[in-house]
Molecule: Bacterial RNase P class A
Organism: Oscillatoriaceae cyanobacterium
RNA sequence: GAAGUGGUUCGGGUAAUCGCGGGCCUCGGCCCGAGGAAAGUCCGAGCUCCACAGGGUAGGACGCUGGGUAACGCCCAGUGAGGGUAACCUCGAGGACAGUGCCACAGAAAGAAACCGCCCGCAAGGGUAAGGGUGCAAAGGUGGGGUAAGAGCCCACCAGCGGCAGGGUGACCUGCCGGCUCGGUAAACCCCGUCCGGAGCAAGACCAAGCAGGGGAGUCGAGGCGACCCGCUGAUCCCCGGGUCUGGUCGCUAGAAACGUCCGGCAACGGCCGUUCCAGAUAGAUGAUUGCCGCCCCGCGAGGGGUACAGAACUCGGCUUACAGAGCCACUUCGUCC
Numbered sequence: 001g002a003a004g005u006g007g008u009u010c011g012g013g014u015a016a017u018c019g020c021g022g023g024c025c026u027c028g029g030c031c032c033g034a035g036g037a038a039a040g041u042c043c044g045a046g047c048u049c050c051a052c053a054g055g056g057u058a059g060g061a062c063g064c065u066g067g068g069u070a071a072c073g074c075c076c077a078g079u080g081a082g083g084g085u086a087a088c089c090u091c092g093a094g095g096a097c098a099g100u101g102c103c104a105c106a107g108a109a110a111g112a113a114a115c116c117g118c119c120c121g122c123a124a125g126g127g128u129a130a131g132g133g134u135g136c137a138a139a140g141g142u143g144g145g146g147u148a149a150g151a152g153c154c155c156a157c158c159a160g161c162g163g164c165a166g167g168g169u170g171a172c173c174u175g176c177c178g179g180c181u182c183g184g185u186a187a188a189c190c191c192c193g194u195c196c197g198g199a200g201c202a203a204g205a206c207c208a209a210g211c212a213g214g215g216g217a218g219u220c221g222a223g224g225c226g227a228c229c230c231g232c233u234g235a236u237c238c239c240c241g242g243g244u245c246u247g248g249u250c251g252c253u254a255g256a257a258a259c260g261u262c263c264g265g266c267a268a269c270g271g272c273c274g275u276u277c278c279a280g281a282u283a284g285a286u287g288a289u290u291g292c293c294g295c296c297c298c299g300c301g302a303g304g305g306g307u308a309c310a311g312a313a314c315u316c317g318g319c320u321u322a323c324a325g326a327g328c329c330a331c332u333u334c335g336u337c338c
Base pairs, nucleotide, nucleotide: 001334002333003332004331005330006329007328008327009326010325012293013292014291015290016289017288018287020033021032022031023030024029035309039320040319042318043317044316045315046314047200048199049198050197054230055229056228057227059196060195061194062193063192064078065077066076067075068074079093080091081090082089083088094191095190099189100188101185102184103183115132116131117128118127119126120125140158141157142156143155144154145153159181161178162177163176164175165174166173167172204250205249206248207247214240215239216238223233224232225231257276258275259274260273262271263270264269294307295306296305297304298303
């Protein structure tokens, strides 16, 4: 210098004026006011109600190992497999000797197979998985011996299986030995292991207003526990009719909080201490204008244009998706020079 790999940060700044939501108030004013994704609502939790959510069935999710976490389908560190010269990236990665099913087309044959070929034989017939051909996949692979021709029939190496020893918490790795060999598919049913009760802030609680004291069912009951059975609850609790037409307050934002130093840990993460308070609307605020300065484009210039994706609604932890542009860090390969 060129080409790459991984990670991370920001995503306009400032001043004035006029507005909007919330809080304080000495009623002049002062303070706070969107995001890295507030989004998709896809997972996991807190919280609330229903049995302080109980037993079973059905159903669903997840699936290498160890750890992290409130929890997870998330994250970290590893193992194995695949890709890349490398940095590094990707993986729906339990079980196919529990059982069942399927393996299109082609091919003789897709599980225990003989179409051609080869060998024996006059023939009938028999032997043969070496060779041909088909296919994603052909009955372990390559080589040698052997044989009528062949074949793990025998041998060496490799793959796989089983055993033993060593290392590792473990997934697994390494070495030695053995008998020679068993198709694939579980994003097919299924089996095994782990986890899951349901509904959701329009949860739920209180107040006010308003209509009524009306009709029906049942006591061996209605209703509730939002798949089903059990079980539990249960004494006016149920259904119809009538009223209110979305009135107010709480829930509601101080929390698995943010930032900083230090400590433990490879890391995810955890701990101590200190500092800070950082939107809470309910038809829903967070905006507009102007000046100066950034960045990008056009133009010789004066100047003109542009500045992404998007916007809280009970709150967190993740994942995924969208995003103009700008910056930083670490690493790899190749070339050149010293």